[in-house]
């Protein structure tokens, strides 16, 4: 300089003009019990979205029912070690796998408990099998070759897989049938690591297919519903039929069933009627940042600082003007700075563009969308000194 990887941020800026929301303040108006009080209006200040507020996929914190248990069932989760309030999440490692590499990926426990399943092709797909081919024999024969009948599994052909590979003894031909190395299981020792797991020796039968996002087994985890959760104050109504029950227990609760165990007089359906307004829960928290300390981190621990939305038909916007930034066109220039050099930077004018997407009780993640851009660390080539 060109390719490339990883990781941090940044989300146009000022000015003006018009307009929404929340607070505070005045001032009009209305109601008052004369203390006041208002979601009626206008004015002035004040403060008004993200990095993902999103998707609602996990997990927590609040809240509210339940808490008496034993079975069975059901839902997640799945290398090892830490992190954390918790996770499915993040951080290191360890295996697999891909890339020259920095670095990416991996729904990563168990197929000697058991059951199922393997499309298509292909003889055969699981305690298999023989399609063309070699081999041996028997027979015909127009002497090319035809058919029976056995043996093989090297060779060719099928598939995502075909019962180890590569030499060699051996054989009609072949074959772990034997033999040496290699792979690769499954034991023991014996080393290093907290561990997953990695080296190393030795010895075994020669090899014992894949799948568990199929059932299933193993270990952990797992109360249920959500802010329309919960409470509070005004304010309105009208009852009526039918069926069931009141220790012969209707119903209802202990997430699902069972079992037991509480609670226990209303419960259920239909028709009729009546509301849908206020407050609080509401935003200051597992908060956010900057320094030291521990720790490879993730993270925790500590001082110091700084917090500035809170709506309930649901506000944070619209215009204009200078400026920014990218992109394409023209126009001048074939130069000028800068550097030892590789090699960087520079100009004026017009047109386009500036994205995703917008809180709703709060956090922690993950996901996904998204015009552009900045800086850092590293890697691979090339060329400088």
């Nucleotide at each position: 300089c060109g390719a490339g990887u990883c990781g941090a941020c940044c989300a146009g800026g000022c000015g003006g003009u018009c307009g929404c929301g929340u607070c505070g303040g005045a001032g009009c108006a209305c109601c008052c019990u004369c203390g006041g009080g208002u979601g009626g209006c206008u004015c002035c200040g004040u403060c008004g979205a993200g990095g993902a507020a999103c998707g609602u996929c996990c997990g927590g914190g609040c809240u509210c029912c339940a808490c008496a248990g034993g079975g069975c069932a059901c839902g997640g989760u799945g290398g090892u070690g830490g992190c954390u309030a918790a996770c499915g999440g993040c951080c290191a490692c360890c295996c697999g796998g891909g890339g020259u590499g920095a670095c990416c990926c991996g729904c990563g426990g168990g197929a000697c408990a058991g059951u199922g399943c393997c499309a298509c092709a292909g003889a055969a797909a699981g305690c298999a099998g023989a399609c063309c081919g070699c081999c041996c024999u028997c027979g015909a024969u127009c002497c090319g070759u035809c058919g029976g009948g056995g043996g093989u599994a090297a060779g060719g052909g099928u598939g995502a897989a075909a019962c180890g590979g590569u030499g060699g003894u051996g054989u009609a031909a072949g074959a772990g049938a034997c033999c040496a190395c290699c792979a690769g299981c499954g034991c023991g020792c014996c080393g290093g690591g907290u561990g997953a797991c990695c080296g190393g020796c030795g010895c075994g039968g020669c090899u014992c297919g894949g799948u568990a996002a199929a059932c299933c087994c193993c270990a952990c985890c797992g109360g249920g519903a959500g802010c329309a959760a919960g409470g509070c104050c005004a304010g309105a109504c009208a009852g009526c039929a039918c069926g069931c029950g009141u220790u012969c227990g209707a119903g209802g609760g202990c997430g699902g069933c069972c079992c037991g165990c509480c609670c226990g007089a209303g419960c259920g359906u239909g028709c009729g009627g009546g509301u849908a307004g206020g407050c609080c829960g509401c935003u200051g928290g597992a908060g956010g940042u900057g320094g030291c300390c521990g720790g490879c981190a993730a993270c925790g621990g500590u001082c110091g600082c700084c917090c500035g939305a809170g709506a309930u038909g649901g506000a944070u916007g619209g215009c204009c003007g200078c400026c920014c930034c990218c992109g394409c066109c023209g126009c001048a220039g074939u130069g000028c700075c800068g550097g030892u050099g590789a090699c960087g930077g520079c100009g004026c004018g017009g047109c386009g563009g500036g994205a995703c997407a917008g809180a709703a009780c709060c956090c922690g993640g993950c996901g996904u969308a998204c015009c552009g851009g900045u800086c850092g660390g590293c890697u691979c080539g090339u060329c400088c000194c």

Annotation
Model confidence (mean pLDDT): 76 of 100. Predicted 3D model of a 385-nucleotide RNA (Bacterial RNase P class A) from Ornithinicoccus halotolerans. The organism belongs to Ornithinicoccus, within Bacteria. Its Rfam family is "Bacterial RNase P class A". Rfam links the family to the GO terms tRNA processing, dimeric ribonuclease P complex and ribonuclease P activity. Rfam classes the family as a ribozyme.